[in-house]
Context: one part of a larger RNA
RNA sequence: CUGGGCGUAAAGCGUGCGUAGACGGUCGUACAAGUCGGAUGUGAAAGCCCCGGGCUCAACCUGGGAAUUGCAUUCGAGACUGUAUGGCUAGGGUGCGGAAGAGGGAAGCGGAAUUUCCGGUGUAGCGGUGAAAUGCGUAGAUAUCGGAAGGAACACCAGUGGCGAAAGCGGCUUCCUGGUCCGACACCGACGUUCAGGCACGAAAGCGUGGGGAGCAAACAGGAUUAGAUACCCUGGUAGUCCACGCCAUAAACGAUGAGAACUAGACGUUGGAAGGGUAAGCCUUUCAGUGUCGCAGCUAACGCGUUAAGUUCUCCGCCUGGGGAGUACGGCCGCAAGGUUGAAACUC
Repeated sequence: CUGGGCGUAAAGCGUGCGUAGACGGUCGUACAAGUCGGAUGUGAAAGCCCCGGGCUCAACCUGGGAAUUGCAUUCGAGACUGUAUGGCUAGGGUGCGGAAGAGGGAAGCGGAAUUUCCGGUGUAGCGGUGAAAUGCGUAGAUAUCGGAAGGAACACCAGUGGCGAAAGCGGCUUCCUGGUCCGACACCGACGUUCAGGCACGAAAGCGUGGGGAGCAAACAGGAUUAGAUACCCUGGUAGUCCACGCCAUAAACGAUGAGAACUAGACGUUGGAAGGGUAAGCCUUUCAGUGUCGCAGCUAACGCGUUAAGUUCUCCGCCUGGGGAGUACGGCCGCAAGGUUGAAACUC
């Protein structure tokens, strides 16, 4: 090692692309490297094991055999793996015709609301709370009408609806652009799967430079509450939130469930296609691709999962090995910094 695991007990990298590597459909032919068989040589002796013999037995000594699972040479086998070569079309891809979508980028536009400013009406309160107060208001507020400015977000539609690899994406229009699904054919002919390194993307907060700043709001100030109140509540309020460019690279980045493939009862919704039936329409049946609920077998420690598996199998990658110390120290790499990544030990239970 044969022979453990990873939804919640320790354990799936946040996500993708992809190199090396690993694994790989179907039918021939050739080779014979792997593989299998035979022969020969070698595999010292002693020891171990088996059958005998000698010391009265045994230990001990001793004869023969076996074993020495190996290596080399040689002769064969040709299923499987491999290599080479020639085909095939069921995997994969391209073309054609359709379809849906908040998929991405850029520009322009729109209405509601908040705030501020200007003007009109109007007068003593407004605001806020459990109750208050700070605060605002006779220098005319709140309320209401008209106008203007500016920023940010897009009510209803809206849906276990849709799209995207994930992060994520929602007003409208235009331009540029990625992916997916369905249908019948045609073409290519294994071109595939996974992926250590690597590269790219990656919420929020944070950082740099320059803009912007309506609302909200860490910090901060004040008012309350309270024994205290560095809080919860209230009045204010700066970074920030927004934009451009450049960093950062982390999240309960979660389905706490890696990717791909095959197989294994069903029932009921829903989204996008297609085919058939029927109808004025509604509708019904079948099928493909998604997205949900329940559930058989099976699985599971249980909860639960259950054709979107956590079932039955195969391929590849990542990860786990008692708790604390500790995701710390040290070193390396990365970063402007904050810090990230890799990642111990002593000691202790």
A computed fold for a 349-nucleotide part of an RNA from a Pseudomonadota bacterium, annotated as small-subunit ribosomal RNA, central domain.
The coordinates come from a structure-prediction model, not an experiment, and the mean pLDDT is 90.